About this RNA:
The prediction has a mean pLDDT of 82. This is a predicted structure of a 105-nucleotide RNA (Guanidine-I riboswitch aptamer) from Plasticicumulans lactativorans. Of the family's consensus pairs, 100% are formed in the model.

[in-house]
């Protein structure tokens, strides 16, 4: 100074708003129904690049099979990471997505 890998899914939480469900208030032709309300704890629901857990993948080491191709045991290792404003989807928000962006160091 260059190239190439540093990854994918799945669950879970910090977090989020308010389509449904409940819940509270008001109204009616009340065993129900409409309507306001998320400054209504919560179920559904959305959710991490820099959170967590798993499975699988990858990359080194061994040993084993194989005629080669490649497979297959075990072990390790998969790191670092401060970050707006602004827009963007679904009903809406968000730490989703833009974005390991712009910026810093």
């Nucleotide at each position: 100074u260059u190239c190439a890998u540093u990854g994918g899914c799945c669950g879970c939480u910090a977090g989020g708003g308010u389509u449904c469900c409940g819940g509270u208030c008001c109204g009616c032709a009340u065993c129900g129904c409409g309507g306001a309300c998320g400054c209504c704890u919560g179920g559904u629901c959305c959710g991490a690049g820099a959170g967590c857990g798993g499975c699988c993948g990858g990359c080194c080491a061994u040993c084993c099979c194989c005629g080669g191709c490649g497979g297959g045991g075990u072990g390790g290792c998969u790191g670092c990471a401060c970050g707006g404003a602004g827009g963007g989807a679904c009903a809406a928000a968000a730490g989703c997505c833009c974005g390991g962006g712009a910026g810093a160091u």
Its Rfam family is "Guanidine-I riboswitch aptamer". Rfam's curators write: This family represents a conserved RNA structure found upstream of the ykkC and yxkD genes in Bacillus subtilis and related genes in other bacteria. The function of this family is unclear although it has been suggested that it may function to switch on efflux pumps and detoxification systems in response to harmful environmental molecules. The sequence was found by an Rfam model in a public genome assembly.